[in-house]
Context: one part of a larger RNA
RNA sequence: UGUAGGUGCCUGACGAGAAGGAUCCUUUAGUACGAGAGGAACAGGGAUUCGUCGCCUCUAGUUUAUCAGUUGUCUGACAAGGCAUGCUGAGUAGCCACGCGAUAGCGGAUAAGAGCUGAAUGCAUCUAAGCUCGAAGCCGUCUUGAAAAAGAGGUACCAUAAGACGCUUAUAAAUGAUAAGUUUGAUAGAAGCCGGAUGUAAGUAUCGAGGUUCGCCGAGAUAUUCAGUCCUGGCUUACUAAAGU
Numbered sequence: 001u002g003u004a005g006g007u008g009c010c011u012g013a014c015g016a017g018a019a020g021g022a023u024c025c026u027u028u029a030g031u032a033c034g035a036g037a038g039g040a041a042c043a044g045g046g047a048u049u050c051g052u053c054g055c056c057u058c059u060a061g062u063u064u065a066u067c068a069g070u071u072g073u074c075u076g077a078c079a080a081g082g083c084a085u086g087c088u089g090a091g092u093a094g095c096c097a098c099g100c101g102a103u104a105g106c107g108g109a110u111a112a113g114a115g116c117u118g119a120a121u122g123c124a125u126c127u128a129a130g131c132u133c134g135a136a137g138c139c140g141u142c143u144u145g146a147a148a149a150a151g152a153g154g155u156a157c158c159a160u161a162a163g164a165c166g167c168u169u170a171u172a173a174a175u176g177a178u179a180a181g182u183u184u185g186a187u188a189g190a191a192g193c194c195g196g197a198u199g200u201a202a203g204u205a206u207c208g209a210g211g212u213u214c215g216c217c218g219a220g221a222u223a224u225u226c227a228g229u230c231c232u233g234g235c236u237u238a239c240u241a242a243a244g245u
Base pairs, nucleotide, nucleotide: 005158006157007156008155009154010153014145015144016143017142020050021049022048023047024046025045026044033038051103052102053101054100055099059097061095062094066090067089068088069087070086071084072083073082074081075080105141106140107139108138113133114132115131116130164245165244166182167181168180169179170178187241188240189239191236192235193234194233195231196230197229198228203224204223205222206221207220210217211216
């Protein structure tokens, strides 16, 4: 764009995945079998491992959020900072595996094969007509795409119903799209509270190794102080921004 109205909800032709595999233990059972010596299996239960799908409570990793220590240099000094992902120690959210959870079977049609009935061929014969079983394989059941399936589907409501742009955003995201909201409002920010990270800020006071030109200088420690700083987290709250076309 088409399928000639709009909105919502569906169907599923046809596709994609096809999701489980293996091993061990136990039980069956010292049973069947076998003179004995020996010695199974079907069904059931548990675990391990390799895969698959999902998740982040725990554990671990990452963390150019953040906090602290520290090097060089610059802002005249202090304080507070800039630059070098500077280096180092921690590190929430998010993402993740080494972590956690789940990973049966059943039905249908069959293959080899096993059969029933049964002629050709008065018998026999699983086959010629007909019928019953039979596999980790095939088709469904499961997940997912899908009405551009031109035979272009169905259904409920509405008959200017609605939609679009803009704006605040994220459960979404390359751009589009999708989703939440737009004052009849908790959409984002700010603020408050909670939770969390780091680890005790500055200033002041006391002490102080040591140095000294004897005037002082002074790393550091303690108290104020689980402080100070910060948050990709949660809740509350219209304070700010969601003007409008």